[in-house]
RNA sequence: GGGGCAAUAGCUCAGUUGGGAGAGCGCAUCGUUCGCAACGAUGAGGUCGCGAGUUCGAUCCUCGUUUGCUCCA
Numbered sequence: 001g002g003g004g005c006a007a008u009a010g011c012u013c014a015g016u017u018g019g020g021a022g023a024g025c026g027c028a029u030c031g032u033u034c035g036c037a038a039c040g041a042u043g044a045g046g047u048c049g050c051g052a053g054u055u056c057g058a059u060c061c062u063c064g065u066u067u068g069c070u071c072c073a
Stems, first nucleotide, its partner, number of pairs: 001072007010025004019056001027043006049065005
């Protein structure tokens, strides 16, 4: 220098032939307990890496770019 893959909640990840943003763990509150743990209920938490384009509409398609991993030279 070139190719490929990944980036979504605090962490690990899912998601979709373009339309409702989700799960587990964690966190907060409440219940059960003398208390803790455990269990149950409820809830908070997201510019979907960044910028632009296409579209009525983009996490998803196109282009550029950043970071990480990997292959080639």